[in-house]
RNA sequence: GAAGCAGGUCGGAUGGUCGCUGGCCGAUUGGCCCCCAGCGGGGCUGGUCGGCGAGAGGAAAGUCCGGGCUCCGCAGGACAGGGUGGUCGGUAACGCCGACCGGCCGCGAGGCCAGGGAAAGUGCCACAGAGAACAGACCGCCGAUGGCCCGUCCAGCCGCCAAGGCGAAGCGGGAUCAGGUAAGGGUGAAACGGUGCGGUAAGAGCGCACCAGCAGCCGAGGUGACUCGGCUGGCUCGGUAAACCCCACUCGGAGCAAGACCAAACAGGGGGCAAUCCGCUCCGGCGGAUGCGAAUCGGUCCGAUUCGCUAUCGACCUCCGGGUAGGUUGCUGGAGACGUCGAGCAAUCGGCGUCCUAGAGAAAUGACCAUCGCCCGACGAGGGUACAGAACCCGGCUUACAGACCUGCUUCAAGA
Numbered sequence: 001g002a003a004g005c006a007g008g009u010c011g012g013a014u015g016g017u018c019g020c021u022g023g024c025c026g027a028u029u030g031g032c033c034c035c036c037a038g039c040g041g042g043g044c045u046g047g048u049c050g051g052c053g054a055g056a057g058g059a060a061a062g063u064c065c066g067g068g069c070u071c072c073g074c075a076g077g078a079c080a081g082g083g084u085g086g087u088c089g090g091u092a093a094c095g096c097c098g099a100c101c102g103g104c105c106g107c108g109a110g111g112c113c114a115g116g117g118a119a120a121g122u123g124c125c126a127c128a129g130a131g132a133a134c135a136g137a138c139c140g141c142c143g144a145u146g147g148c149c150c151g152u153c154c155a156g157c158c159g160c161c162a163a164g165g166c167g168a169a170g171c172g173g174g175a176u177c178a179g180g181u182a183a184g185g186g187u188g189a190a191a192c193g194g195u196g197c198g199g200u201a202a203g204a205g206c207g208c209a210c211c212a213g214c215a216g217c218c219g220a221g222g223u224g225a226c227u228c229g230g231c232u233g234g235c236u237c238g239g240u241a242a243a244c245c246c247c248a249c250u251c252g253g254a255g256c257a258a259g260a261c262c263a264a265a266c267a268g269g270g271g272g273c274a275a276u277c278c279g280c281u282c283c284g285g286c287g288g289a290u291g292c293g294a295a296u297c298g299g300u301c302c303g304a305u306u307c308g309c310u311a312u313c314g315a316c317c318u319c320c321g322g323g324u325a326g327g328u329u330g331c332u333g334g335a336g337a338c339g340u341c342g343a344g345c346a347a348u349c350g351g352c353g354u355c356c357u358a359g360a361g362a363a364a365u366g367a368c369c370a371u372c373g374c375c376c377g378a379c380g381a382g383g384g385u386a387c388a389g390a391a392c393c394c395g396g397c398u399u400a401c402a403g404a405c406c407u408g409c410u411u412c413a414a415g416a
Stems, first nucleotide, its partner, number of pairs: 001412010012372007020055002023052013057387001061398002064396005069255004076302004081251005086100005101115001102113004116246002121244002123240003138185002140181003145178003148174005156166003193211006212236001214233008259329004269320004275290006291309006336355008373385004
């Protein structure tokens, strides 16, 4: 000097003129209520003026997780369903955060992982290929053994006993059939360990040496996942669970349009569900047995409890229909922020001190002017100044973002 990795901060500033919303203080004033014989006092709720101070984010976004808070209950049990998936910590909790282990990527700082199980079972691996999991022979190699061909030819046989011919067995050779083989080649993303030596007819863990993997045992380190080392063995049955599935752990539901209160209106609306028997009776009804309807913090079933079922009324539930959708509240002091000390590798936790930093209610937090800042441009003219706006609150994750700055670390080149 260049290229990167990880973390953090800002993302506009200043002045002026107007304007909006909340809070606190002061002054003034209206309405209503209460007490008092009266003067006057108290409370609630508005208006106006003045002062002080505050007012949209790192993501307010997505609505993906976890909670606070509110409502629905409280005998339970089983099944279904959902979530997570290495270990150990953190946290109110989480699917989040931290550290570590294992695997993969990168020269590296670092980054990524839907990281339990494929030997419980069932599936799938297109095409190509002989064959894709107890598979398989396309091209090759062998052909020892049995068969085929050629040569030789002892024994033996034939022959005019001459020449010569046949000739089992044996020996040598050849090409292959049967058969053997999976080392070499080919196909493929992937082919049933790798390298070497021996052995074999040719080969093969067939045997051996070394290595990798697997299983068993032992030792050391670590809280642990796991790592390192040693001994023995058999030679070595792929991948895929972000396929179904199995295993381990875990899980109420609905949500501020939750809920609470006040006022007003309607149609005191009209239907529906579910049995018998026995005993008592003051004749209203009560009790019991079995059965039926309904409810039980989310689903199904069982069970238990409660209400109801003989006529009427009423209850739970359900169907049809009608009215209202107005106001107040919930609504902001927190698992809070900042600083510092201590513990811890860290996440984070604890002590001490300081601070209060929006609560709108159809939606306020702004508009204009000037001067700068930053970026492009040529230090000009000129242009641009990102993503984007709280709605009960908090902890995370994910996504978007012009530009600027800070800290630590890595690699490369040159020089000293």
Predicted 3D model of a 416-nucleotide RNA (Bacterial RNase P class A) from a Planctomycetaceae bacterium. The model forms 95% of the base pairs in the Rfam consensus. The sequence was found by an Rfam model in a public genome assembly. Its Rfam family is "Bacterial RNase P class A". Gene Ontology terms of the family: tRNA processing, ribonuclease P activity and dimeric ribonuclease P complex. Model confidence (mean pLDDT): 79 of 100. Lineage of the source: Bacteria > Pseudomonadati > Planctomycetota > Planctomycetia > Planctomycetaceae.